Small-subunit ribosomal RNA from an uncultured rumen bacterium, 1501 nucleotides, folded computationally.
It matches the Rfam family "Bacterial small subunit ribosomal RNA".
RNA sequence: AGAGUUUGAUCAUGGCUCAGGAUGAACGCUAGCUACAGGCUUAACACAUGCAAGUCGAGGGGCAGCAUUGGGAUAGCUUGCUAUUCCAGAUGGCGACCGGCGCACGGGUGAGUAACGCGUAUCCAACCUUCCCCAUAGUAGGGCACAGCCCGGCGAAAGUCGGAUUAAUUCCCUAUGCAGUCCAGAGAGGACAUCUGACCUGGACGAAAGAUUCAUCGCUAUGGGAUGGGGAUGCGUCUGAUUAGGUUGCAGGCGGGGUAACGGCCCACCUGGCCGACGAUCAGUAGGGGUUCUGAGAGGAAGGUCCCCCACAUUGGAACUGAGACACGGUCCAAACUCCUACGGGAGGCAGCAGUGAGGAAUAUUGGUCAAUGGCCGAGAGGCUGAACCAGCCAAGUAGCGUGCAGGAAGACGGCCCUCUGGGUUGUAAACUGCUUUUAUCAGGGGAUAAAGUGAGGUAUGUAUACCUUUUUGCAUGUACCUGAUGAAUAAGGACCGGCUAAUUCCGUGCCAGCAGCCGCGGUAAUACGGAAGGUCCGGGCGUUAUCCGGAUUUAUUGGGUUUAAAGGGAGCGCAGGCGGACAGUUAAGCGUGACGUGAAAUGCAGCGGCUCAACCGUAUGAAGUGCGUCGCGAACUGGCAGUCUUGAGUGAGUACGAUGUAGGCGGAAUUCGUGGUGUAGCGGUGAAAUGCUUAGAUAUCACGAAGAACUCCGAUUGCGAAGGCAGCCUACAAGUCCUUUACUGACGCUAAAGCUCGAAGGUGCGGGUAUCGAACAGGAUUAGAUACCCUGGUAGUCCGCACGGUAAACGAUGGAUGCCCGCUGUUUGCGAUAUAGUGUGAGCGGCCAAGCGAAAGCGUUAAGCAUCCCACCUGGGGAGUACGCCGGCAACGGUGAAACUCAAAGGAAUUGACGGGGGCCCGCACAAGCAGUGGAUUAUGUGGUUUAACUCGAAGCAACGCGAAGAACCUUACCAGGGCUUGACAUCCAACUAACGAAGCAGAGAUGCAUUAGGUGCCCUUCGGGGAAAGUUGAGACAGGUGGUGCAUGGUUGUCGUCAGCUCGUGUCGUGAGAUGUUGGGUUAAGUCCCGCAACGAGCGCAACCCCUAUUGUUAGUUGCUACGCAAGAGCACUCUAGCGAGACUGCCGUUGACAAAACGGAGGAAGGUGGGGACGACGUCAAAUCAUCAUGCCCCUUAUGUCCUGGGCUACACACGUAAUACAAUGGCGAUCAACAAAGGGAAGCGAAGUCGCGAGGCAGAGCAAAUCCCCAAAAGUCGUCUCAGUUCGGAUUGCAGGCUGCAACUCGCCUGUAUGAAGUCGGAAUUGCUAGUAAUCGUGGAUCAGCAUGCCACGGUGAAUACGUUCCCGGGCCUUGUACACACCGCCCGUCACACCAUGAGAGCCGGGAACACCCGAAGUCCGUAGUCUAACCGCAAGGGGGACGCGGCCGAAGGUGGGUUUGGUAAUUGGGGUGAAGUCGUAACAAGGUAACCGUA
Repeated sequence: AGAGUUUGAUCAUGGCUCAGGAUGAACGCUAGCUACAGGCUUAACACAUGCAAGUCGAGGGGCAGCAUUGGGAUAGCUUGCUAUUCCAGAUGGCGACCGGCGCACGGGUGAGUAACGCGUAUCCAACCUUCCCCAUAGUAGGGCACAGCCCGGCGAAAGUCGGAUUAAUUCCCUAUGCAGUCCAGAGAGGACAUCUGACCUGGACGAAAGAUUCAUCGCUAUGGGAUGGGGAUGCGUCUGAUUAGGUUGCAGGCGGGGUAACGGCCCACCUGGCCGACGAUCAGUAGGGGUUCUGAGAGGAAGGUCCCCCACAUUGGAACUGAGACACGGUCCAAACUCCUACGGGAGGCAGCAGUGAGGAAUAUUGGUCAAUGGCCGAGAGGCUGAACCAGCCAAGUAGCGUGCAGGAAGACGGCCCUCUGGGUUGUAAACUGCUUUUAUCAGGGGAUAAAGUGAGGUAUGUAUACCUUUUUGCAUGUACCUGAUGAAUAAGGACCGGCUAAUUCCGUGCCAGCAGCCGCGGUAAUACGGAAGGUCCGGGCGUUAUCCGGAUUUAUUGGGUUUAAAGGGAGCGCAGGCGGACAGUUAAGCGUGACGUGAAAUGCAGCGGCUCAACCGUAUGAAGUGCGUCGCGAACUGGCAGUCUUGAGUGAGUACGAUGUAGGCGGAAUUCGUGGUGUAGCGGUGAAAUGCUUAGAUAUCACGAAGAACUCCGAUUGCGAAGGCAGCCUACAAGUCCUUUACUGACGCUAAAGCUCGAAGGUGCGGGUAUCGAACAGGAUUAGAUACCCUGGUAGUCCGCACGGUAAACGAUGGAUGCCCGCUGUUUGCGAUAUAGUGUGAGCGGCCAAGCGAAAGCGUUAAGCAUCCCACCUGGGGAGUACGCCGGCAACGGUGAAACUCAAAGGAAUUGACGGGGGCCCGCACAAGCAGUGGAUUAUGUGGUUUAACUCGAAGCAACGCGAAGAACCUUACCAGGGCUUGACAUCCAACUAACGAAGCAGAGAUGCAUUAGGUGCCCUUCGGGGAAAGUUGAGACAGGUGGUGCAUGGUUGUCGUCAGCUCGUGUCGUGAGAUGUUGGGUUAAGUCCCGCAACGAGCGCAACCCCUAUUGUUAGUUGCUACGCAAGAGCACUCUAGCGAGACUGCCGUUGACAAAACGGAGGAAGGUGGGGACGACGUCAAAUCAUCAUGCCCCUUAUGUCCUGGGCUACACACGUAAUACAAUGGCGAUCAACAAAGGGAAGCGAAGUCGCGAGGCAGAGCAAAUCCCCAAAAGUCGUCUCAGUUCGGAUUGCAGGCUGCAACUCGCCUGUAUGAAGUCGGAAUUGCUAGUAAUCGUGGAUCAGCAUGCCACGGUGAAUACGUUCCCGGGCCUUGUACACACCGCCCGUCACACCAUGAGAGCCGGGAACACCCGAAGUCCGUAGUCUAACCGCAAGGGGGACGCGGCCGAAGGUGGGUUUGGUAAUUGGGGUGAAGUCGUAACAAGGUAACCGUA
């Protein structure tokens, strides 16, 4: 510090996810030790048991128990010892009691609390303070009680009542009493208004306790200090406005009461205030801080342990005592719960320490000690102390240590993998050898340190401290630590290995099982699932889950945005608020700086130190704690105050401008209607029609009239207005802007939440009006349907007045204002000047651009640039602008505006393609123009389908279908039935034997089996024994074999787009980039062919050419070819021909056009003219195209069978459908005759086969010649002549009968041919569709491959030999450029909505059931306070009566809980219902994306 994920790729936006750190954690697997720290986050749920607050006898009366002492009695009996018992408070002491102090601390918890609760700072002249310290003064004299004890009563108990008697440091009275308090007088001083008030004078009021060992300790009053508390104030302190108004003791005053003290704290009276958009009130949530985690920081999140503060103690209320409480282990009352009970009544409060139950994913021992630290009491010793210190349990955290170290290669065994019998890896790892002993176990040492004190004695001085001597005190603990012995001995796992992210292979599985943080993996070769091997990371731990911060600049102060990604309010005015021109002055609030106080300690940082180190701990070391307060200083900037100015703003004067507004009036054209005329059969409408109108006279046309609405031309990137918007002409009334001028004011300004006003169309209400157009509606069409698009009608509306509504894609998708920053150009409207030609200066409206900005597109003085100010708005997509609530509205609806749930994207700009029922240009037998066909018939052939035991398999739009197959009777053959074989029909290796070979017999369908051997014994070497090569037979196993699967694992080969003109690269340049440029453009070409231009310059694969055939010719050579010789021989090579080498054609020449180019057109010459004709040749790539059945091959499968051999069958089936052909339907023909003429190219030895001869013929017999320019196939046919005369025929030949021929082991299934007889369909073929542009189509024959035989197929050859092309609008295919795109599996794309089904969350819902906070009324406990006429009453007064005072009782105010009530708020649930989301290949349509086939979208009905 970043990374993954939207795309074919790119940039940017934007969300989601990951890597880090942390935790009071939990869970899974695993686990040796030590130190330190931590341990109910949930039920403030309920609690058994024990303990957690007592102490003082030096305050007191006393004496229950213990001990001592004394005495008595009894017993044992040693006559003074023991035991028992009794007596005596005499002593030590002490249960209970009175009294004092403490119990308000310490310890726990976080329920409540949004508050002066907490934090920080300040204040109290408005306060208190036990114990402690200092100072001053005092401690006098009396008295009355009450506990206890004793007696008696009640009660189950808890407890309680009555009587008698009694002490005190208990209580009461009196005295004295200050510097105390109060009152009165006077009044310095002070901030001098209210007030405050020093010093002084007078009056009134109020104290005390003793104990003792005589040292002291206490007690009282006052003042001061210290400590602790109380109160007040400034500032800070969570979320919600779908909580906007709240408040009646509420705000203030006067006077009282109350309090330690101020105060509406409380009360009477008076006033009507007070709080609130700077967020009151209400609701939700929450103890606050020091600090903790994270972060670079700013921040964000948290508040466990430790420290400070607060609050609470089962729930609620209340007071008492006291210095202090409204009191955790006190009291009273109410409520709930639990327990005891004799039913009358009582007892209790673990949120103290342990512990139990419950809840929960989850959190420990009913331990030890007061030794230390501290607390309370005490003079002290001491007592108490679950505070505290220790120990126990728990990997729950942090830190440290260990599980050994060194050597050791046959690189062992085993495992795993592989190119597989050889390697690699595990791996120096192990074994083995040597060494060490932390730890462990055992033994010994070790009172180390934590101890300081206390008691007693002594010394010194300052009488309270210091020092000395002595005595005594340790839970943890025989611990830490040290020494010795033993022996590698006692000790390693977890997660991960597709990318992010370090680390890979094999096997299993086969969209199954499963994984997953995100992207995603798994459908038979899974580095992603499960296992194994290996590897990586961390390590006494490792992973997972949860939560927080980070990454996230993804709430942006630091540090973001708003044209198109989410986001500018529809517009203006304007209160508050925010911000604000120039100059000089003053002030010092902000600001800067210095100092002081504070910011507790702990924590964190730095330094130093202590535990063997570290964690940890210590530290009168430092800084920090960014804060608050106070006092100085400064005066640039902001603010305040007062002053001046004119440039911002405004006013005045003048000249202009305009579809600016409102009201009124006027005008013509058009439309429709009415009346009349002319006139006659249609009009209208459409893609085509129909509905509609019309002989009752339409449409058309003329005249007149009526009505309403809108204003042609001008008219324009024009003008005006804030926006919406505004258009005939005139008038009136208003408003605005610009310019000029510089007369006036003197910052008067900008923005603008709330508020107010305006606001298209549509809509609403009322009243008018209604010509046109026209939702709804009706009809006609279209269509599969057509509730649409088209047509004919037509209501609301459209128009006017008044009122409402308040939204639009209300758009420049761009808020307003101000300033600054290069230019060019057009236009509207002012002003100025001149030399009348350029022009200058403003305000607008436009276009193009520099810089700059921007993701890019683009913006660019009219900014989206550079800056300032203010407002509004945004924070992933969907759900949703929805629900609920509230506000507005007559309604429609508008404004405000969520959540659950769900997805990993949604979206922007640009790029390359592809596509378009987008555009432009161009080409092609693509169309058109023609010729001949196909589709109809019959037959052949292939395919589908069906059938079958099998009808083997493949090929599937073009680009499968006379295709693989250039030839299925057996074979082929892969299929089926049956019969056989199992190292095999075929290959290699080993062993044995034998040469090989081979006739004849029997059984069988054959394969094969059985029996038996007649013949025959080869080659090389030899030491003659034999060995070797090759072959055969037998045997065993390694293996053979497979036309079995996968062409979607592959190689090779092939088809197709397409013989279309394209496809790319290097360097450079442009762009953030994908990419672009080049390759586009202007011409031209068959062509990316060539030329020109150009940020491109070059190059490659393609095109063309080079190759072959053909057309002309020259030359050479000529046999088997040819022949000017009458024939033959011979001769010759002129000619034909053959086959070698050449020539020839190149837009070369001329003319015209063209850009002076390329090129095109015309012409000449030429056999041939513009690539002459034809062939071979197929760029980058596309179609997961075809082929595992040509072949090869990975993997899988079969192995007495999916291999192999044989016989027979099948591939030839047949209701039917399709493709391709053949033959026809006839006269351009059939038949016969002529056998008269003319080809080319091929083939031939298991062959072609002549002549001759037989047969009607197929063919037979026979066999010349020929391995071919020699012989043969071989006859060419269309042609010509005659006849037929338009018929199902003398057309057509299917089908079938009979008789034959040929091939072949064999023609039944299932061949071909011949003769004869038979003589079907068919009379030119619907929709639709194919080929062909010249030696072509059409037509006519000929040959070849395959092949024993078998073409109507295929391949090739020649003969005869046309028609037409205006042209590129349309159909199809293709190329280039451009455009749109929501497509990229690329239009066979994408995608929307209803309906049906399943699930999920949610709204409404008659209601039902809970919770909360208040309010009103009723009742009213305890208790304080107030009153009091009744009752009782120790201290004081009084001789007494009585009084004073007190208590009880009673009454009153307040008052918790409770009851009743209506609202409010918040949950749960509900028949039914609404939409939403998600789901497998459901249904219906096709709305959107291309002009998406009616452009789309926004608002509205």